[in-house]
RNA sequence: AGAGUUUGAUCCUGGCUCAGGAUGAACGCUGGCGGCGUGCUUAACACAUGCAAGUCGAACGGAGAAUACUUUGACAGAGACUUCGGUUGAAGUCGUUGUAUUCUUAGUGGCGGACGGGUGAGUAACGCGUGGGUAACCUGCCUCAUACUGGGGGAUAACAGCCAGAAAUGGCUGCUAAUACCGCAUAAGCGCACAGAGACGCAUGUCUCAGUGUGAAAAACUCCGGUGGUAUGAGAUGGACCCGCGUUGGAUUAGCUAGUUGGCAGGGCAGCGGCCUACCAAGGCGACGAUCCAUAGCCGGCCUGAGAGGGUGAACGGCCACAUUGGGACUGAGACACGGCCCAGACUCCUACGGGAGGCAGCAGUGGGGAAUAUUGCACAAUGGGGGAAACCCUGAUGCAGCGACGCCGCGUGAAGGAAGAAGUAUCUCGGUAUGUAAACUUCUAUCAGCAGGGAAGAAAAUGACGGUACCUCAGGAGAAAGCCCCGGCUAACUACGUGCCAGCAGCCGCGGUAAUACGUAGGGGGCAAGCGUUGUCCGGAAUUAUUGGGCGUAAAGAGUACGUAGGCGGUCUGGUAAGCGCAAGGUGAAAGGCAUAGGCUCAACCAAUGUCAGCCUUGCGAACUGUCAGACUUGAGUGCAGGAGGGGAAAGUGGAAUUCCUAGUGUAGCGGUGAAAUGCGUAGAUAUUAGGAGGAACACCAGUGGCGAAGGCGACUUUCUGGACUGUAACUGACGCUGAGGUACGAAAGCGUGGGGAGCAAACAGGAUUAGAUACCCUGGUAGUCCACGCCGUAAACGAUGAGCACUAGGUGUCGGGGCCGCAGGGCUUCGGUGCCGCAGUUAACGCAUUAAGUGCUCCGCCUGGGGAGUACGCACGCAAGUGUGAAACUCAAAGGAAUUGACGGGGACCCGCACAAGCAGCGGAGCAUGUGGUUUAAUUCGAAGCAACGCGAAGAACCUUACCAAGUCUUGACAUCCCUGUGACCGGCCUUUAACCGGGCCUUCCCUUCGGGGCACAGGAGACAGGUGGUGCAUGGUUGUCGUCAGCUCGUGUCGUGAGAUGUUGGGUUAAGUCCCGCAACGAGCGCAACCCUUAUCCUUAGUAGCCAGCACGCAGUGGUGGGCACUCUGGGGAGACUGCCAGGGAUAACCUGGAGGAAGGUGGGGAUGACGUCAAAUCAUCAUGCCCCUUAUGAUUUGGGCUACACACGUGCUACAAUGGCGUAAACAAAGGGAAGCGAGAGGGUGACCUUAAGCAAAUCCCAAAAAUAACGUCCCAGUUCGGACUGUAGUCUGCAACCCGACUACACGAAGCCGGAAUCGCUAGUAAUCGCGGAUCAGAAUGCCGCGGUGAAUACGUUCCCGGGUCUUGUACACACCGCCCGUCA
Repeated sequence: AGAGUUUGAUCCUGGCUCAGGAUGAACGCUGGCGGCGUGCUUAACACAUGCAAGUCGAACGGAGAAUACUUUGACAGAGACUUCGGUUGAAGUCGUUGUAUUCUUAGUGGCGGACGGGUGAGUAACGCGUGGGUAACCUGCCUCAUACUGGGGGAUAACAGCCAGAAAUGGCUGCUAAUACCGCAUAAGCGCACAGAGACGCAUGUCUCAGUGUGAAAAACUCCGGUGGUAUGAGAUGGACCCGCGUUGGAUUAGCUAGUUGGCAGGGCAGCGGCCUACCAAGGCGACGAUCCAUAGCCGGCCUGAGAGGGUGAACGGCCACAUUGGGACUGAGACACGGCCCAGACUCCUACGGGAGGCAGCAGUGGGGAAUAUUGCACAAUGGGGGAAACCCUGAUGCAGCGACGCCGCGUGAAGGAAGAAGUAUCUCGGUAUGUAAACUUCUAUCAGCAGGGAAGAAAAUGACGGUACCUCAGGAGAAAGCCCCGGCUAACUACGUGCCAGCAGCCGCGGUAAUACGUAGGGGGCAAGCGUUGUCCGGAAUUAUUGGGCGUAAAGAGUACGUAGGCGGUCUGGUAAGCGCAAGGUGAAAGGCAUAGGCUCAACCAAUGUCAGCCUUGCGAACUGUCAGACUUGAGUGCAGGAGGGGAAAGUGGAAUUCCUAGUGUAGCGGUGAAAUGCGUAGAUAUUAGGAGGAACACCAGUGGCGAAGGCGACUUUCUGGACUGUAACUGACGCUGAGGUACGAAAGCGUGGGGAGCAAACAGGAUUAGAUACCCUGGUAGUCCACGCCGUAAACGAUGAGCACUAGGUGUCGGGGCCGCAGGGCUUCGGUGCCGCAGUUAACGCAUUAAGUGCUCCGCCUGGGGAGUACGCACGCAAGUGUGAAACUCAAAGGAAUUGACGGGGACCCGCACAAGCAGCGGAGCAUGUGGUUUAAUUCGAAGCAACGCGAAGAACCUUACCAAGUCUUGACAUCCCUGUGACCGGCCUUUAACCGGGCCUUCCCUUCGGGGCACAGGAGACAGGUGGUGCAUGGUUGUCGUCAGCUCGUGUCGUGAGAUGUUGGGUUAAGUCCCGCAACGAGCGCAACCCUUAUCCUUAGUAGCCAGCACGCAGUGGUGGGCACUCUGGGGAGACUGCCAGGGAUAACCUGGAGGAAGGUGGGGAUGACGUCAAAUCAUCAUGCCCCUUAUGAUUUGGGCUACACACGUGCUACAAUGGCGUAAACAAAGGGAAGCGAGAGGGUGACCUUAAGCAAAUCCCAAAAAUAACGUCCCAGUUCGGACUGUAGUCUGCAACCCGACUACACGAAGCCGGAAUCGCUAGUAAUCGCGGAUCAGAAUGCCGCGGUGAAUACGUUCCCGGGUCUUGUACACACCGCCCGUCA
C1' cells in the first nucleotide's frame, strides 16, 4: 500500500466482498509447563447457610468468676494436753460478712456503624468534564494559638417484684450510677441590637477601631507521666451552593409554562434562592430547536486510524446515582443512611391466627435466565481502616491460594551423524518419482516434568497465610509432551480415486450435469502453533457523509420562476478601540495509562523511576487583517435629464379571408371518403355554382437559430392605461450591495365550481373498415372540453435535463437595438447591450463545454450518497374533488448505471455484385415405373446422414457372402497377434461317415538342416498374461469432409492518434471480375488470399514418323495403305511461337482505366479445369482409419444354417418413360469422340424369331476386339384416336450368370395393353458450343443401372434493366442485442 466483482472488451460512476488490528467473548477440534493479568456483558430475577462493624471496664452502676486477707456458721480434726469425761486446736472442705486485686460483660454512656465493599436500575441533568466564583456557606477526629475546667440539682436503664403474650416484645411498681441530663456563677474574646470614625470593593457590601446594652461554657479519670472537657480564632481535610463552555437521536414532536417569570414582605436553611407562604405585575422559554418521545450513568482512559476522526466506557482510578418498590423524617460534624428507624405495596418465612420476622447490586454459595463467566478456601504475616492510654479486638477491605488456554508473555516436545535413498504409502509414460536424513541405527545433552537434598527475601525488636513456595544442587534416562486450518482466483500451497447439477461447498466471484487442482477421501504441500479455525461486535481499508478530503449537462443530485424576512458574505481612504487574531509569561491540566530514556524479576509479559500534553483561565504587549465606533470618497448600487427599439401586460373598439348553418336562384345524379372500401349525405334535389344573411373562433403572407418577458409565455389593426430593459450624458445620493432557510406572489396543458357562449376541432361514445382478434392506427359522425367572466388546482422532458451574483482568461464570423470617428458614396474602423455558429488555452470518464463556460477564483442558497420495494405506506398540512407537498421501513439483488469501442442486427440510408429478379428456354409438382427417406409393420426390417449444406447420400452395385440385424445350433486363450510348457511330424491333399450346416469321428499319404547334442518350420494339447468388440461418447480427440464462397476479403511490423477498449493503414475520389490498379491522405511497408505460374482446348512453326497417314512415284486387288516407298497433309509424341491494352482514335485528371477500330486463329482474366485466405456452424464422421476414457469377457467376442436389410394404408425428395405428327413404325444409307479388354474383349462361320449357343481367328492393343453410333437426311406408311401414341401390369415359354435366382436377378419371344391427352398452389436449372435433344463408353461387378463418372453429335431463345424477392461485399446510422433478432424483454396464468 491494495485486491475481487457490472462488459465481448474499455474508461468512469457506484455498491457489495476480502486481506489488518482488537475483544470481559462464545462454539468446534486439540491440549505439556510456568509467570502476570482476568472471569454473570443476560434476570437492578429470587435467595437456603456461614461470615462481611465493631470497640472502650483508664466514663458508670451492677452481675458473675477467681485469688488474698477478714467476719462468722457448719463439717472435719493433724498435733498437744488430759481428770480419758474432755480441753485446746494447726493444715483443710463447704458457706457467710467486709476489703483489696485480677478476669468476663448484659445495660447506661462515648466514638465508629455517612469510611471501606457492591451495582449501573434511574438520570439528557450544573449529573459529568473543564475553568472560575462564594463579599452567600459548614466542617467530628487532627495541628497551632489564647483563656478556662467553680459550685449545685433532679432523674433513668441495668436490677428486684408483679403482670400480658405462642413468639417478637411490652406494661406497672420500687431502687441506683456516670465523661448521661438540667439550672447557677465567671467571659479575654464571640453572637445580637443601637449609634460613630477610617480604609477597601463592580454592587448588595466587607474589614479595622472605640462605646452602651444584652446572651451563651465545661467532666472528669489517672498507674501522677498524662489523657480528657469548654470557649474563641487560625490552619488542614472533607463537603455544600452558584456561573461560562462542552455533553445522543428524532421536526412524520412546533409551540411549552400558573409557583409558571419577576417584584415586595415574611418564613425556613449551614447558606443564596419561588426553597415555601401571602400580596402585586404578566411575564418566562423556543427554529442558535423549547416542549415531547426514544436511548444512555459521565470522565481519565480503552480499541482502531498516518492524522482528523469513528466506536466504546469490562478490569484500574475520579465523580454521580442506587441498595426489594415508593414515600418520610430522626440521630449526628456529616445521612434523609446497603448489613439504622417509621409508613405503604409486592414477595418469602414463623404463628397458638391474635400477631410477628426478612431484604447478598458485600465475600463465598444456590436456583433461575443464558451461547456464556470460578471456591460455601487460608490469613490478618504485610498494606490500610474502626475503637482503645495500651495490651489488644474487629476487618470476605486487603494479602494469598483454588478453578477456567479467557488474554498476553516465555519455554519445551530433543541435538549431531546417518543412503541399501530400507520397508510401508501415494503416483506412474512401469523406467521412475515423492514422502526423505525423515525413520531405523550410532553418539550426545537434560530446558521441562518426575525423584532426592538444601532453602530464602518479603520483617526496623517479636510476629509468615502464601510455603518446604521461589531459587540452588546430585543421580538416572529421549524418556510424559502436536495439533488445527487451508491448498480455483483474491491468497502461500497439487495430484490420485470416489461422486455425476446428486451428495455437497461457498467470505465475494462462483464450483458440481462421467476425465472436478473448488464436493468427499487419500498422498503430498502451505500457514500458524499449545493452540488453530468459526461465529458475533468495533475501527480500518471506505476520499462510501469528503473540516483535513467528494459531488450535482448525460452516472444519484439545480427548487418551475421571481420578490423578499432572519442569517451568511461584502468597495476605497483616515483615525480610535482591542472582541476575534498574533507574541510572551503564569495557573490548571489528579494518579494510573500512552510515548521517550532506562532500572528490577535469568529474558519477556509484568512492575518501578525520570522527562514529556490538547483545552480552559489570568496577566502583559502588538495593531497588518476581520469586527466595532467616528469621519470622508465615488468606481458598486440607485436617481435625474435626452433618445430610439420591442408579438412585455391590461381594458375597450374595429377589420378582412376561411369553415359551418339559414333563405332564394341556376342545375342534375351523384357527392364524400380511402391503400382499397364501406358507414354517411343525396331525386323530399345533395355535391357544384350565384346572391343575401347569421354566428363563433383563429389571425395566412410579413416570419427570420429575429424581438420582448423572471419563468410560464407573447403574433390582425386602432385607442387608453401601464411594467421593464438599452444607449447617451455625468447633475444628484453616497455602499444604500449580493445571496436568501422559513414566507409571499406568479406559474403551460389538463381538470374542478358558478354563469354565459358554442362555428370549427374533438377525449368519451356510436357506426364502417383493417385484423386471427383490433376495446387501436384509417374513415363517417359526435358529447364534455377548447372560447369569455369570476374563483380553485399548483403540477410538466416547467429542459440549456446546466441556481443566482461579481471578477478574470486567444480569436474568427453572422444577426438585433443604440452611440462615436473617417469617407462624396458603396463602405471602413470603433464602442455598449442582446442573440447564434466555429474554435485556442484550460477542463471533462468520455461525449463535449469553451468571454452566453461545463475554464480560473470569491459569496450565498437548493440538492445527492447502490438498484428494487417507492415517490409507495402511515402521520401531518393544503385542496370542493382529482390530487399535491412532506416522506419511511420490512424484504430482496450483486449489481443497477454513464460515455465511448468492436461486432451482429434493423420491415434505416447510400453504392456494388451474383441465373438473385426481370427477359427467355426446358422442366418438377398431375400419370406409371425406378430409387432414397419418413412413418407404420416386423423376430429382424442393422447403423449413420436431417433446412440451404439429409433424402439415385455412406452404398463404384444386399440372392449366399457382403452383414454390422433376427431365430436356432456350436466354441471359450478363442476366427486373428506375441510370449511360456508338453507332445507330434507335418501343413496341404484324397476317401468314408455325421449334421440343416459349421463343429465332430475314422482311414490313406506326407517335412527340412545338423557338429547327432539339437535347431528351423508346422500342427495339436495346456496354464495365464492377453486377444476380440461395426459396444458408448464426433459434446474428450487426430485425420478427412461439407458450408458461407472462388465471396474479396483476413491480418501483421514500425510509426501516429486515443487514459483505454481501439483507431489509422484497410477510409476518401475514380476504376476493376478482384483490398485489381491509379490519385489523394499520418502513415510507411509486409504477409495469407485475388491475379499469374500448372493441366486441357483453339492457330502456326519445328522435330520424330510406328501400329498412324497416302499428295506425288510405282506394284497388286472384287474392294480395302494391301505392298515398295514417302512423311507433304491429317494425326500422335516432344520442343517452341503467339495476346502484351503492344498499335490507332475518342473519353478520362496528361492517371488507372473505359469505348471503338486495325491486324490476327484467338482481344481485353480467349473457353474449361485444378487451386478454397482468417474464420463460422460444439456442422458431419468413434461404422474407412487412428485414438483417450467408460463398458462386455463361456459374451456386447467367434462360427454356422435359414431369414431380414427387398415388408406397405400412406407422405416427401430425386430420376426414367410418356401423354405424341418438330411424332410413331418400316426400309435402305451417312458422320464421332473418349474409353475398356487375359479368370478378358472376342472377329468370322454355323444354329436359334430372339435373349443366346457352338466352334474359333486376332489382340496384353494408335495394329485385334467391344463397335451398331444415335438423333439426322431420303423413301414409304399412319391421320388426331386413349390411336400403329404410351408402355405399366399380368400369363406362357425361354436365355445367361452363379453351389443356389422361392422370398429376391437381368435379359428374350409371344400374348395382355393400365394410368396418362402437358399437369393446382408452389417450385428448380440454364447466358453459348451453353440450355434442350441424341446416342457412346467406363468404374463397381459372377450376375444385376432409369443412378454415378466421362465422351462426342445436332444445336437455340433472351438479358430493357436493378424498383422488388434471395444471398453477399463496402461505407454510414440507431441499438437496452454480444449464446449477438431463432437476441433481448413486458404482462397474465400454471
The RNA shown here (small-subunit ribosomal RNA) has 1390 nucleotides and comes from an uncultured bacterium. The RNAcentral record of the sequence draws on ENA, Greengenes and SILVA. Model confidence (mean pLDDT): 83 of 100.